[in-house]
Lysine riboswitch aptamer from uncultured Eubacterium sp., 164 nucleotides, folded computationally. NCBI's taxonomy places the organism under Bacteria, Clostridia, Eubacteriales, Eubacteriaceae, Eubacterium. Model confidence (mean pLDDT): 82 of 100.
């Protein structure tokens, strides 16, 4: 360089469909009230809507979407992927300061898949992502035992490992 192995719960994608979001948001009327209210969060401005009733509360009617999730099934794969995200540009009415989200991703961190407990995300005690625990698993070292070729300690990490 090439090809492989950890598993029957190895990673990660994928439409459609079904249930869940959710009888919620929203719009609509109808009472109450009576001056603010909207553009992400402060300030200064700037548009809109508003006594022809904002906000804001209560009934009535209508009424969803995304984003998550599902057995199968198909498709790339074994740093498979995940996380975290410097710095640099973009989006959020217009500047200033923040904050969110997107892109490129420096940089570091994790071998795997479960199970308990915390936390964060969510609508959710489903999912996902982080930490933390006691086991199990796959690999190598090291030592030990063993004519059963395994088996037991113990320790490491994937930039390993095992074949040519």
């Nucleotide at each position: 360089g090439u090809a492989g192995a950890g598993g029957c719960u190895g990673c990660g994608g994928c439409a459609a469909u079904c249930a869940u979001c959710a009888g919620u948001a929203g719009c609509a009327u109808u009472u109450c009230g009576u001056a603010u209210g909207a553009g992400c969060u402060c300030c200064c401005g700037c548009u809109c809507a508003g006594g022809u009733g904002a906000u804001g509360a209560a009934a009535u009617g209508u009424a969803a979407a995304a984003g998550g999730g599902a057995a199968a099934g198909c498709c790339g794969c074994c740093g498979a992927a995940g996380c975290u995200g410097a710095c640099c540009g973009g989006u959020u009415c217009g500047g200033g300061a923040g904050g969110a989200c997107c892109g490129u991703a420096a940089u570091g961190c994790u071998g795997g898949g479960g199970c308990u407990c915390a936390g964060g995300u969510u609508a959710a005690c489903a999912g996902c992502c982080u930490g933390a625990g006691a086991a199990c698993u796959g690999u190598c070292a090291u030592c030990u035992u063993a004519u059963u070729c395994a088996a037991g300690a113990u320790g490491g990490a994937g930039u390993g490992c095992u074949a040519c």